[in-house]
Description: Bacterial RNase P class A from a Fibrobacteria bacterium, 420 nucleotides, folded computationally. It matches the Rfam family "Bacterial RNase P class A". The family's RNA type in Rfam is ribozyme. The sequence was found by an Rfam model in a public genome assembly. The prediction has a mean pLDDT of 77.

RNA sequence: AAAGCGGGUCGGAUGAUCGCUGAAAGGUUUUCUUUUCAGAGGAAAGUCCGGGCACCAAAGGGCGGGAUGCUGGUUAACGGCCAGUUUCGGUGACGGAAGGAAAGUGCCGCAGAAAAUAUACCGCCAUCUGGCGCAGGUCUAUGACUGGCAAAAGAUGGUAAGGGUGAAAUGGUGAGGUAAGAGCUCACCGCGCUCCUGGUGACAGGGACGGCAGGGUAAACCCCAUCCGGUGCAAUACCAAAUAGGGAAGGAUUCUUUUUUUUCGCUUUGCGGAAAGGAGGAACCGGAGUGGUCCGCUCCGGCAUACUUUCGGGUAGGUAGCUAGAGGCUGUUGGUAACAGCAGUCCCAGAUAGAUGAUCAUCCCGGCUUUGCCGUUGGCAGAGCUGUGACAAAACCCGGCUUAUAGACCCGCUUUCUUU
Numbered sequence: 001a002a003a004g005c006g007g008g009u010c011g012g013a014u015g016a017u018c019g020c021u022g023a024a025a026g027g028u029u030u031u032c033u034u035u036u037c038a039g040a041g042g043a044a045a046g047u048c049c050g051g052g053c054a055c056c057a058a059a060g061g062g063c064g065g066g067a068u069g070c071u072g073g074u075u076a077a078c079g080g081c082c083a084g085u086u087u088c089g090g091u092g093a094c095g096g097a098a099g100g101a102a103a104g105u106g107c108c109g110c111a112g113a114a115a116a117u118a119u120a121c122c123g124c125c126a127u128c129u130g131g132c133g134c135a136g137g138u139c140u141a142u143g144a145c146u147g148g149c150a151a152a153a154g155a156u157g158g159u160a161a162g163g164g165u166g167a168a169a170u171g172g173u174g175a176g177g178u179a180a181g182a183g184c185u186c187a188c189c190g191c192g193c194u195c196c197u198g199g200u201g202a203c204a205g206g207g208a209c210g211g212c213a214g215g216g217u218a219a220a221c222c223c224c225a226u227c228c229g230g231u232g233c234a235a236u237a238c239c240a241a242a243u244a245g246g247g248a249a250g251g252a253u254u255c256u257u258u259u260u261u262u263u264c265g266c267u268u269u270g271c272g273g274a275a276a277g278g279a280g281g282a283a284c285c286g287g288a289g290u291g292g293u294c295c296g297c298u299c300c301g302g303c304a305u306a307c308u309u310u311c312g313g314g315u316a317g318g319u320a321g322c323u324a325g326a327g328g329c330u331g332u333u334g335g336u337a338a339c340a341g342c343a344g345u346c347c348c349a350g351a352u353a354g355a356u357g358a359u360c361a362u363c364c365c366g367g368c369u370u371u372g373c374c375g376u377u378g379g380c381a382g383a384g385c386u387g388u389g390a391c392a393a394a395a396c397c398c399g400g401c402u403u404a405u406a407g408a409c410c411c412g413c414u415u416u417c418u419u420u
Stems, first nucleotide, its partner, number of pairs: 001416010012363007020039008041391001045402002048400005053232004060295004065228005070084005085098005099223002104221002106217003118170001121163002123159007133149002136146004171189006190212001191210002194207005236320004246311005253283014284302007327346008364389001365387010
């Protein structure tokens, strides 16, 4: 000097005038006015996770469903964050990934012999058939005899080392061995079971034994481990007002105890029976609640009073919830860190058709034109003009994740080049 990696900050400032909202204090307090203070983000966004809080009266089990998935720590909690382990990518700083394939099922197109109950296309080897050809020997010599080697092609058997196909083909490399080959044998690596050492653990290192289940895929079904009520501020609570505490349909019983009234009978001042009504109990039935479903539990109702469906009517106003918190900042202690403890200090929006704005001036930043200087991927200074100056807007609150972002800077680290 260039190219990268990781982390962090700002993202307009100052002044004046006018305007809006909230809180506090005051005034002639008739909701009016005065002063002071405060007033939209790092993502307020997406609604993707986790909670606080409120309500469903409280609570349980099975099945089903969903989420997470290396280990440890942290936290109110999390799928977050921090640290570590293994593995992949990168020269590196760094970045990504993470249960189980020996419980089972499914899938791996085409190509290829064959993608699993594996198999042989080319090739290699052995035996047999075969005899294109080659070189000899002997004799009765222009021929005959004799044995030897042996191609192409074929059959049978062995083979999975070499070649081919493919993303992937029966562990890999080397040596020996073999008719040719193969864990067939051996060495090393890999794999499996096991033991020792270190570590909280994921795991790491080492030893012995074994020729050894062919691979991939689980954001395929599945298996294993852990966890999981629901609805949500339009939650919910209170006040005020109004109407029609309206209409229709469906709709669930038996027994028994006691009591009141009426009535009958009799052995007449009482006893027995029947009917109707009230109160209670048991069993049964109907319904509501409990995220889906079943059981269980609780509550309501059983002849119109629970509940369901439907028609119609009224109200839709106000207050609270609503901002003092798992809060911010500073210091210190512990911790590798995330984070936690202790001490001090501060109050930093609460709107409700929805406040937080408008104008002017100066500066900053950016763009365009032009002038001067340096001297050329351009930089610095001046002048003029210009820019609603990146992404973008609180609505109960908080911790995270993800996405968008003009421009300006800061810190640490890596690689390369040059100079000393």